Source information: A computed fold for a 122-nucleotide RNA from a Bacillota bacterium, annotated as c-di-AMP riboswitch aptamer (ydaO/yuaA leader). The prediction has a mean pLDDT of 80. It matches the Rfam family "c-di-AMP riboswitch aptamer (ydaO/yuaA leader)". From the family's description: This family represents a conserved RNA structure found upstream of the ydaO and yuaA genes in Bacillus subtilis and related genes in other bacteria. Lineage of the source: Bacteria > Bacillati > Bacillota.
RNA sequence: CUUAACAUAACGCCGAAUGGAAACUACGGGGGAUCAAGAAGUGGGGUGAACCGCUCUGAAGCGGGGGGAUAACUCCCGUCCCCAACCCGUCAACUAACCCCGGAGGCGUACAGGAGGUUUUA
Repeated sequence: CUUAACAUAACGCCGAAUGGAAACUACGGGGGAUCAAGAAGUGGGGUGAACCGCUCUGAAGCGGGGGGAUAACUCCCGUCCCCAACCCGUCAACUAACCCCGGAGGCGUACAGGAGGUUUUA
């Protein structure tokens, strides 16, 4: 001097998952009538963006569709990514009253561009 790793602080990202010494809580999810409509059989259902079709022995590929990031914010454009995992246990449409539950975890490092509004300063 260069590269890599680790730790701490700040900042940022996915996510409902934040705040609080704690009790709790911002914020989320499920079950559950009437009504009217329907549903089931081959099981069915929930959280989540994480689905559908074709090819294929499979891996995977292609197309459609869905989701995230791009450092003040929103939008456009371009670019880079993801489409997992887990749970209930034969059972659940919606759903007032009512009942139950979560409130985690994981990751990241420097200038692409344009437009608009907001805020601050002069």